The prediction has a mean pLDDT of 86. Predicted 3D model of a 1498-nucleotide RNA (small-subunit ribosomal RNA) from an uncultured prokaryote.
RNA sequence: GUUUGAUCAUGGCUCAGAUUGAACGCUGGCGGCAGGCUUAACACAUGCAAGUCGAGCGGUAACAUUUCUAGCUUGCUAGAAGAUGACGAGCGGCGGACGGGUGAGUAAUGCUUGGGAAUAUGCCUUAUGGUGGGGGACAACAGUUGGAAACGACUGCUAAUACCGCAUAACGUCUACGGACCAAAGGGGGGGAUCUUCGGACCUCUCGCCAUUUGAUUAGCCCAAGUGAGAUUAGCUAGUAGGUGGGGUAAUGGCCUACCAAGUCUACGAUCUUUAGCUGUUCUGAGAGGAAGAUCAGCCACACUGGAACUGAGACACGGUCCAGACUCCUACGGGAGGCAGCAGUGGGGAAUAUUGGACAAUGGGCGCAAGCCUGAUCCAGCAAUACCGCGUGUGUGAAGAAGGCUUUCGGGUCGUAAAGCACUUUCAGUAGGGAGGAAAGGUUUGUAGUUAAUAGCUGCGAUCUGUGACGUUACUCGCAGAAUAAGCACCGGCUAACUCCGUGCCAGCAGCCGCGGUAAUACGGAGGGUGCAAGCGUUAAUCGGAAUUACUGGGCGUAAAGCGCGCGUAGGCGGCUAUUUAAGCUAGAUGUGAAAGCCCUGGGCUCAACCUGGGAAUUGCAUUCGAAACUGCCUCGCUAGAGUUUAGUAGAGGGAAGUGGAAUUCCGGGUGUAGCGGUGAAAUGCGUAGAUAUCCGGAGGAACACCAGUGGCGAAGGCGGCUUCCUGGACCAAAACUGACGCUGAGGCUCGAAAGCGUGGGGAGCAAACAGGAUUAGAUACCCUGGUAGUCCACGCCCUAAACGAUGUCAACUAGACGUUGGGUUCAUUAAGGAACUUAGUGUCGAAGCUAACGCGUUAAGUUGACCGCCUGGGGAGUACGGCCGCAAGGUUGAAACUCAAAGGAAUUGACGGGGGCCCGCACAAGCGGUGGAGCAUGUGGUUUAAUUCGAUGCAACGCGAAGAACCUUACCAGGUCUUGACAUCCAGAGAAUCUUUCAGAGAUGAGAGAGUGCCUUCGGGAAUUCUGAGACAGGUGCUGCAUGGCUGUCGUCAGCUCGUGUCGUGAGAUGUUGGGUUAAGUCCCGCAACGAGCGCAACCCUUAUCCUGUGUUGCCAGCAUUUAGUUGGGGACUCGCAGGAGACUGCCGGGGUCAACUCGGAGGAAGGUGGGGAUGACGUCAAGUCCUCAUGGCCUUUAUGCCUCGGGCUACACACGUGCUACAAUGGGCGGUACAAAGGGCAGCCAACUCGCAAGAGUGAGCGAAUCCCAAAAAGCCGUUCUCAGUUCGGAUUGCAGUCUGCAACUCGACUGCAUGAAGUUGGAAUCGCUAGUAAUCGGAGAUCAGCAUGCUCCGGUGAAUACGUUCCCGGGCCUUGUACACACCGCCCGUCACACCAUGGGAGUGGAUUGCACCAGAAGUGGCUAGUUUAACCUUCGGGAGAACGGUCACCACGGUGUGGUUCAUGACUGGGGUGAAGUCGUAACAAGGUAGCC
Repeated sequence: GUUUGAUCAUGGCUCAGAUUGAACGCUGGCGGCAGGCUUAACACAUGCAAGUCGAGCGGUAACAUUUCUAGCUUGCUAGAAGAUGACGAGCGGCGGACGGGUGAGUAAUGCUUGGGAAUAUGCCUUAUGGUGGGGGACAACAGUUGGAAACGACUGCUAAUACCGCAUAACGUCUACGGACCAAAGGGGGGGAUCUUCGGACCUCUCGCCAUUUGAUUAGCCCAAGUGAGAUUAGCUAGUAGGUGGGGUAAUGGCCUACCAAGUCUACGAUCUUUAGCUGUUCUGAGAGGAAGAUCAGCCACACUGGAACUGAGACACGGUCCAGACUCCUACGGGAGGCAGCAGUGGGGAAUAUUGGACAAUGGGCGCAAGCCUGAUCCAGCAAUACCGCGUGUGUGAAGAAGGCUUUCGGGUCGUAAAGCACUUUCAGUAGGGAGGAAAGGUUUGUAGUUAAUAGCUGCGAUCUGUGACGUUACUCGCAGAAUAAGCACCGGCUAACUCCGUGCCAGCAGCCGCGGUAAUACGGAGGGUGCAAGCGUUAAUCGGAAUUACUGGGCGUAAAGCGCGCGUAGGCGGCUAUUUAAGCUAGAUGUGAAAGCCCUGGGCUCAACCUGGGAAUUGCAUUCGAAACUGCCUCGCUAGAGUUUAGUAGAGGGAAGUGGAAUUCCGGGUGUAGCGGUGAAAUGCGUAGAUAUCCGGAGGAACACCAGUGGCGAAGGCGGCUUCCUGGACCAAAACUGACGCUGAGGCUCGAAAGCGUGGGGAGCAAACAGGAUUAGAUACCCUGGUAGUCCACGCCCUAAACGAUGUCAACUAGACGUUGGGUUCAUUAAGGAACUUAGUGUCGAAGCUAACGCGUUAAGUUGACCGCCUGGGGAGUACGGCCGCAAGGUUGAAACUCAAAGGAAUUGACGGGGGCCCGCACAAGCGGUGGAGCAUGUGGUUUAAUUCGAUGCAACGCGAAGAACCUUACCAGGUCUUGACAUCCAGAGAAUCUUUCAGAGAUGAGAGAGUGCCUUCGGGAAUUCUGAGACAGGUGCUGCAUGGCUGUCGUCAGCUCGUGUCGUGAGAUGUUGGGUUAAGUCCCGCAACGAGCGCAACCCUUAUCCUGUGUUGCCAGCAUUUAGUUGGGGACUCGCAGGAGACUGCCGGGGUCAACUCGGAGGAAGGUGGGGAUGACGUCAAGUCCUCAUGGCCUUUAUGCCUCGGGCUACACACGUGCUACAAUGGGCGGUACAAAGGGCAGCCAACUCGCAAGAGUGAGCGAAUCCCAAAAAGCCGUUCUCAGUUCGGAUUGCAGUCUGCAACUCGACUGCAUGAAGUUGGAAUCGCUAGUAAUCGGAGAUCAGCAUGCUCCGGUGAAUACGUUCCCGGGCCUUGUACACACCGCCCGUCACACCAUGGGAGUGGAUUGCACCAGAAGUGGCUAGUUUAACCUUCGGGAGAACGGUCACCACGGUGUGGUUCAUGACUGGGGUGAAGUCGUAACAAGGUAGCC
């Protein structure tokens, strides 16, 4: 950050940080310093990695020096000589057990820390003593000989610091304390006396050797603690645990063996399986922890795989031996050779990890007296940005804010002082020079000291000279030249610093999470700009962190995941008061140890840093020792407050057994009685004339116990209810006495445990799964009805689960109260079946503090604490699979993973919704009146058709709507014919005034001509207006997007609502106000109230209408006066009327009701009475509602066409369907004749009087009137007569024919009207549905707009003029309050399961293949040990015969590989099969969420 419309909390997922032996992508200047096969302990070509000593030995193959000999071309060849330097091979000594590599194995024979005793120890060191005298061989070598080779065989010679006796023998070893036994080797240097066989002896120094010994070092062994996971691994073990004797070892020990004996280990996790080298340390973290164990350092293990020993001080031995196996190589096929997990290197594996380099100069190691030799240890260099650290890629100035890019509101902005230009600098790289340190040793000569008889020699310390560097063209320094050689990568929606344009159009793509993309994408791709880091930057992988998300520090469990169904109780954990002892825990001091390196602190050295280095601190640990004694523990003496026992009582559906009672249902028998009963929303199935139901009597049988009965009682829970008896458990209360911590909890274990179910045997009235039938329904395997079997009941035995719930484990302590109720007790009071107070054990309601996410809990805690147990760690998969245990079965219990999602879930809030509730309103229903739906026609729409039938509007809220009027035009559509700066606007240039008349072609647009005409102003240059031509900027578009928009409009709805400020409440969303009680048409008003006020709405203000008054009086009016055919005229202003201005109505007055209210009801007065009737007026908002085709407008598209002009056609089509209307179906009527009364409008390209003509539409002529004057204009229904007489008619008028009139260029497609003729359907309209509450409906006519003409449509006007409303149950819509909710694009919502399809992982599965392991048996290489009357045998002994000893051979024991059989575990695979998960628009239903339409759930 992410669940929600929003909120809080729970909870997972994800990100920002640090790190790495890394890899990949793009890019890449330099240096320092470090690290570099994490994979195949896979296989290895080639070279090197362990030798050295001639001062141990015999010697002389090669090289050199010297000498000699021969040939002679006198400096060459050949030969000889161990004489010398040296030295191949060999004998011998020391070293190859170190150094170097790797991590396969190993969960303990390992490692870490700390202890221990029964040991060995080459070289080194300390000390003592010795080093005498002999002997026999074997290599090399020579000869013979086998083999391809590797490698041998035989004969002969020879040396030693090689080998073997003898002597000597203690401070050594053994001992029976008498004694016995045990060694050696010489080499080198020097030499004055003395001796000499001239070799030396002898002396001395030195290096060696032998025995014993001290120390150090190193190594072996033992003990304790610590050191992964899994219990779906619970038992393991036979040399196994112990003892005795013996053997063996350097040494203890079942290490081995014989005997005895039966133990040992294990819930504090044995055994088994699986994973893993351990540590110092490294990374991370505030820490506690978590993860890791590269480099460096310590330990261990291993060296192709397995086994084995030999040698040696040390090995069971990386570059040794033997055997077996696999693999590779050589081979003459007989036989042999090999082991890079040393350094380089190769192949292979892999995302991935370097040179077949230089040097022993330094450090170190081996050998040697030494020089020295060897050393892939090591020191250096090479490769790669692998990590860390440092430096550079320039610096200053420079506004014409250049060009260019990008963008733009076209003004500009930005890249940007950035560049260019000017002035400087030279780090780094380049080039030419100089030049440290790492070097100490060693050698020559020599001085001095020690040793010595000695001036040899040797050793120590000096001096002189000489002389050793791989790195290395080193570091460093200086000269030269020139801005010259040097910048990229990622990101820019939020988290998270950084924004615009273009392209794309749910495509291509992005993505860590949320999520972007469906034509205006800051999220894709590119560009410009910006941000971050920088020789690097990103991505991926991995670890820790954030994550208090395993919670020790530091979490939880009523409802979010989480209290076992309940109890008893074992181990364990915890435990009252007082006192003593002890010192295990705890605590303090000291000592030892805790390697070095590392981390930290502080100095120093590289110019700094990384890096290196000195010192310190730390290493929280372990062990030993000495104190203290409060607390815990142990031992002990006591106590009574916890717990328990005894005594006296109390209440109770506590449990078990036996008996017993009445009411009711059903059945059976009998009586009475007759046609129905029963059942439902309504029915039917069913029962009944063979007599039911109903009713009375009698009987049978089973089950359950009405009233009492109560948030009453009892029980641990499940649970327990008629009454009586017997047996029995627990609780409570009161007062005393007794025991003396006996207690609490409780893993495993054991008991109990509703209903259903199972087994055996009974029983069976009612009820009732399954089942049958009847209904309902689209279906109805359901809900409803009629029946009905298991079962329900009893006995015995299983099962062991429930929403087994207070969704709340048990125990204890503490912490305000109020009011009920049940069982006890005490006190007071009392006439009482009545009362008051206190106390105790239960059981309820409300509530303080406190707690809680909230809801809520609140002495019966979910408050504050303590003890113990159980359980949880995202949702799904799944309480599933496999395995184990239990069960007769059903099933229970324990209990995963793969895979998948970014949520799932809790509480509360606001809405919306409900086939939830309450209140209220509306022509909403009801009560009425008249219609529509049926007919014909008109008109609109859909559909169809068409070249086109232009487009839009589509539930209410599209459909006589845009359109207040399509023959052409309109016109947007179609076909044909034209035009391209255009029909229209602005600008430029040129020409012509404009304009008018006219001819031809053509359907016309248009084209080609002819003629008339020369205007206005002027500063004489020209200008204005207009027409034509030309060029381009541009025009044009009823083309698209109403889902980019403005404006306008519809609708809910003229419904009464919608909000705000401050305050208050709530963690918060929000609430309050606005709810409540009344009232209203109204959130209208009143009262109350943590609210007080305010705004938009309501109402009022506006228009009209109803009454009156005043003013005015023509074109209006006419009472009275004149005049008349006519208010015609004179006159009048009274009246009507018009215009203008006022008045009036406000619940103002009276009465009843009401809270002394608002208001309401009734009344008076009044023209009008409770908003008087109409109109205009439409809150916040909803519907991405409608309109880009009124207009405006962003973006896109078009530009000889989607623009413009023109003619003709179309919008008027017609099987059909729907909406809205007109006319009717007739007598309340039709026809005919006569006759009366309006209002409101319109009129000059107009209305048109009168008159004439025509049957009429109309025509002709023509007065008046721009209109209170004239005209349209006749009002019609009505009224008075007359006729028709119930018929498809004298109703109805469609359709059609003929003849006309009018408008208009034009009436064919396609106008209206008239006359004559024709005379269709239709006899009141199914389901359904519409309007209307009063001057309304209904009915009647009139006028207007549009308009040349065209009206059944629309809008106004008046005439006549009703019926009904009990009422709010129901339908529809709306308002308020409340309730439920799994809904919030909000019920047109959400959502479940089967089936079908695709993909994925997984279980079962006849089996199959591999790995590993147990047991039993076979087998037995090499080797070691035992035995050996087989063979052989130098040293010693010998009585010379032989013996001792040894070797070879044989045999026995042990044993690796291998084999057979039988089990276990595990991996892979398997026809088929089971469920699971996922997947924009599949099928069937509608189970759940609202009373979800049968409440839901376990």
The sequence is in RNAcentral, with records from ENA. It matches the Rfam family "Bacterial small subunit ribosomal RNA". The family is grouped with related families in Rfam's "SSU clan".